[in-house]
RNA sequence: AAUUAAUAUUGGCAAAGCCAGCGAAAGUUGGUGACGCAAAGCUGUGAGUCUAAAGCAUAAUUUGCUAUGGCAGUCAAGUUGCAAUC
Numbered sequence: 001a002a003u004u005a006a007u008a009u010u011g012g013c014a015a016a017g018c019c020a021g022c023g024a025a026a027g028u029u030g031g032u033g034a035c036g037c038a039a040a041g042c043u044g045u046g047a048g049u050c051u052a053a054a055g056c057a058u059a060a061u062u063u064g065c066u067a068u069g070g071c072a073g074u075c076a077a078g079u080u081g082c083a084a085u086c
Base pairs, nucleotide, nucleotide: 002085003084004083012037013036017032018031019030020029021028022027035073041079042078043077045076046075047074048071049070050069055065056064057063
């Protein structure tokens, strides 16, 4: 410098569920718990997707639109790193 077929350490992360906090919600944080993960590390940049408080419209308490709110364990992109091989 390149590659990711196989391999992975008394090492790393932690889905669902449950408990508690935060939040309008989506969701998130901590604990518990392991479905899985070789980037399931980081960045909402593009696509996708979830929510709709405020706002606007509707019209009668209803419905619609909208991200300024989320999802990195949906796919790309950027960036850093582990192991192995050459």
This is a predicted structure of an 86-nucleotide RNA (c-di-GMP-I riboswitch aptamer) from Hydrogenoanaerobacterium saccharovorans. Its mean pLDDT, the model's own confidence on a scale to 100, is 78. The RNAcentral record of the sequence draws on Rfam.